A computed fold for a 92-nucleotide RNA from a Pseudomonadota bacterium, annotated as c-di-GMP-I riboswitch aptamer. The model forms 100% of the base pairs in the Rfam consensus. The organism belongs to Pseudomonadota, within Bacteria.
[in-house]
């Protein structure tokens, strides 16, 4: 340097779930408690996947008051998988 990842040190992070919160349509974020687990559980929506569906089309019903089904991201998820960046520590 690549790589690899120990009942290792030293720090880190932080699922479910509770609270409160966004002036978020929802997904889904945020703070605080909490800890399921993580060696990149940092960062980054490039490529697959996933979740939402306010808005917008298209349809029905209706008959001017709206209600209702498909479809659709321009919103999202980095603790789904690949890329891409930048990184702590060293036993084998």
């Nucleotide at each position: 340097c690549a790589a690899c990842g120990a009942g290792a040190a030293a720090g880190g992070c932080a699922a479910a779930c509770u609270c409160a919160c966004c002036u978020g349509a929802a997904a889904g974020g945020u703070g605080a408690g909490g800890a399921c687990g993580c060696a990149a559980a940092a960062c980054u929506a490039c490529c697959g996947g996933c979740c939402u569906a306010a808005g917008u089309c298209u349809c029905c019903u209706g008959g001017u008051g709206a209600g209702g089904a498909g479809a659709u991201a321009c919103g999202g998820c980095a603790g789904c998988g690949g890329g891409g960046u930048c990184g702590c520590c060293g036993a084998a």